Predicted 3D model of a 506-nucleotide part of an RNA (small-subunit ribosomal RNA, 5' domain) from a Terriglobales bacterium. The source organism's lineage runs through Bacteria, Pseudomonadati, Acidobacteriota, Terriglobia and Terriglobales.

[in-house]
Context: one part of a larger RNA
C1' cells in the first nucleotide's frame, strides 16, 4: 500500500447492489417450514336455514352435503432448506475404467391388460388406560393382497450351431429345443384420455475401481491377525477379506508406514510485476452430519433433519402404573461473545410436490424491514462580491492571517419535503413488492460535515499552559522554565459520510 463475514471510538444526508453468529454441532418457549389425489376405494356428520306434527319439551323430512373430519390405497416425504461437528479418506479435484452395476417419475418403440379368490381398516359392539394409546368379537371396498391363464426381441438352469470382436475371465449379434416369470382398472354418451404389466432403447441421476494431485510433526520407526493372498461359499444392483469355513505366510514402511496434531474438499477469493504466499465467508459443484451412540424397516433410491426401534444425557406431562420431545429449516428466546437482523408480506413471478384438471401445498423463492458491514453513485449549492467589515489569532504595534471566506446582489433546485399522475415485471386472467420506481408540479439556499494528523520517516507552524509532572509514542524518541513531539487556541495538511484505532492476510 492492498484486502477484510470484522469489532471499537468520534461522527452521520440520500440512493442502488450486495452482505450480516467467524464464539456454544450450547439449550430452546411459540408460530410456520410437506403435502396432495373423490377421475383408485368403502363409509360419512354437525351447526345453520326451510317445511310438517306437537300447547310445550321434542320428533320427522329437505337443504347444508356426498361437504367437513377420519380411514384404506397411490405418488411425494431420499428433492428443496440448514450446518461444518467428524473426516488426512478414492472425502475432494482431475483423467480413465465398469467385459462387475442400478435407475421411480420423463421421452421413443414393441406387446399385453383374460379369468378367479381370501382378507382387512374405517364402521358397529364389548373391554382396559389419567393420558399416550391398546386388546377382543362382527361387517365391508379397492388401482390394497394372493393364486390361475397367456407370454418373448426377457432371464439363464441345460443341450447345441454360426459370424464378428477383445489382452483376458469373455463380450456382441443371428439361430434351434427346453424351463421360469405379468397386470387393474378409473373418467367420459362416444371418440378418446389417464393408468397398469412385460420388454428394447434414450435422457438425466447414481453405485463401484484405478492413475495422478493438494497440511504439519521423526522430540512418532517400525506397523499389521481378516492382517496379505488362495480355494469354496454367503451376501449385494454389482467387483471385492465385504462376511464366513479351510489352506498358505504373507502385506505395508526413510519415495516416511504406524502414531500424534490440524483441517470438510474444489470452482474460486485476497495479495503480488510475476513466481509465490495466505484463505475456502457469500454464489456454484461434491462430501459429511441432523440431541449423543447403535440398528434395521419401507422404498427405484435412505440406514432417512421435521420416519421407526434400542441405549444414554437432558427437558416436559402424569392419576406414579406410564408417556411426550429434539430449530445445524424460517423467524424468535436465553446463554456465550468485541460482535452478527424481523416471532414481517406474498405464492404475483421462477422453481418444486400432488392432481386429468380446477386447484391445493411450498419460511425454496420473490419482496419488504433492521445494520455506513462493504462496494458504487449523488448531495450538503453556483456566480459576482473590499487594499479587505465585525470577531478571533499572531505581532518588531507599523502591520499580518483566517479571507471572496462572510454580509450583500443575482441564479439554480440534484437529494429530501409536500401535491398530482403512475408502471414494466403478466403472451387471456392473476402483482406481495406498491401508490414503489419513474414522470409532472409547488416552495425555498432552504433540511444535510465530520474525523485524523501537522518532530523525522510523512503533506502540514505558531502562541499560551505545563515543567522528567501531567502526558505522548508505529519506530527513532519527546517532557527536568521559551516544548513546531504533552494539553488548549489560532492557522495548516489529508481523507470525506465517513475518519481513525485494533485484529488478521499478502
Nucleotide at each position: 500500500g492492498a484486502a477484510u463475514c470484522a469489532a471499537c471510538g468520534c461522527u452521520g444526508g440520500c440512493g442502488g447492489c450486495g452482505u450480516g453468529c467467524c464464539u456454544a454441532a450450547c439449550a430452546c418457549a411459540u408460530g410456520c417450514a410437506a403435502g396432495u389425489c373423490g377421475a383408485a376405494c368403502g363409509a360419512g356428520a354437525a351447526a345453520g336455514u326451510c317445511c310438517c306434527c306437537g300447547c310445550a319439551a321434542g320428533g320427522g323430512g329437505a337443504u347444508g352435503a356426498g361437504u367437513a373430519c377420519a380411514g384404506u390405497g397411490g405418488c411425494g416425504u431420499a428433492c428443496g432448506g440448514g450446518u461444518g461437528a467428524g473426516u488426512a479418506a478414492c472425502a475432494c479435484g482431475u483423467g480413465a475404467c465398469u467385459a462387475a452395476c442400478c435407475u421411480a417419475c420423463c421421452c421413443u418403440c414393441g406387446a399385453a391388460g383374460g379369468g378367479g379368490g381370501a382378507a382387512u381398516a374405517a364402521c358397529c359392539c364389548c373391554g382396559g388406560g389419567a393420558a399416550a394409546c391398546c386388546g377382543g368379537a362382527g361387517c365391508u371396498a379397492a388401482u390394497a393382497c394372493c393364486g390361475c391363464a397367456u407370454g418373448a426381441c426377457g432371464u439363464c438352469c441345460c443341450c447345441g450351431g454360426g459370424a464378428c470382436c477383445g489382452c483376458a475371465g469373455g463380450g456382441u449379434c443371428c439361430u434351434g429345443g427346453g424351463a421360469c416369470c405379468a397386470a387393474a382398472c378409473g373418467c367420459g354418451c362416444a371418440a378418446g384420455c389417464g393408468c397398469u404389466u412385460c420388454g428394447a432403447g434414450g435422457a438425466g441421476g447414481g453405485g463401484g475401481u484405478c492413475g495422478c494431485g493438494g497440511c504439519c510433526g521423526a522430540u512418532u520407526a517400525g506397523u499389521u491377525a481378516g492382517u496379505u493372498g488362495g480355494c469354496g461359499g454367503g451376501g449385494u444392483a454389482a467387483c471385492g477379506g465385504c462376511c464366513c469355513a479351510c489352506c498358505a505366510a504373507g502385506a505395508c514402511g526413510a519415495u516416511g508406514a504406524u502414531c500424534g496434531g490440524u483441517a470438510g474438499c474444489c470452482g474460486g477469493c485476497c495479495u503480488g510485476a510475476g513466481a509465490g504466499g495466505g484463505c475456502g465467508c457469500a454464489c456454484g459443484g461434491c462430501c459429511a452430519c441432523a440431541c449423543u451412540g447403535g440398528a434395521a424397516c419401507u422404498g427405484a433410491a435412505a440406514c432417512a433433519c421435521g420416519g421407526u426401534c434400542c441405549a444414554g444425557a437432558c427437558u416436559c406431562c402424569u392419576a406414579c402404573g406410564g408417556g411426550a420431545g429434539g430449530c445445524a429449516g424460517c423467524a424468535g428466546u436465553g446463554g456465550g461473545g468485541a460482535a452478527u437482523u424481523u416471532u414481517g408480506c406474498g405464492c404475483a413471478a421462477u422453481g418444486g410436490g400432488g392432481g386429468a384438471a380446477a386447484c391445493c401445498c411450498u419460511g425454496a423463492c420473490g419482496c419488504a424491514g433492521c445494520a455506513a458491514c462493504g462496494c458504487c453513485g449523488c448531495g450538503u449549492g453556483g456566480a459576482g462580491g473590499a487594499u479587505g467589515a465585525a470577531g478571533u489569532c499572531c505581532c518588531u504595534u507599523g502591520g499580518g492571517a483566517c479571507g471572496u471566506a462572510a454580509a450583500c446582489u443575482c441564479c439554480u433546485u440534484u437529494c429530501g419535503a409536500c401535491c398530482g399522475g403512475g408502471a414494466c415485471g403478466a403472451u387471456a386472467a392473476u402483482g406481495a413488492c406498491g401508490g414503489u420506481a419513474c414522470c409532472g408540479g409547488u416552495g425555498g439556499a432552504a433540511g444535510a460535515a465530520g474525523c485524523c494528523c501537522c518532530g523525522g520517516c510523512u503533506a502540514a507552524c505558531u502562541c499560551c499552559g505545563u515543567g522528567c509532572c501531567a502526558g505522548c509514542a508505529g519506530c527513532c524518541g519527546c517532557g527536568g522554565u521559551a516544548a513546531u513531539a504533552c494539553g488548549g487556541g489560532g492557522g495548516g495538511g489529508g481523507c470525506a459520510a465517513g475518519c481513525g484505532u485494533u485484529g488478521u492476510u499478502c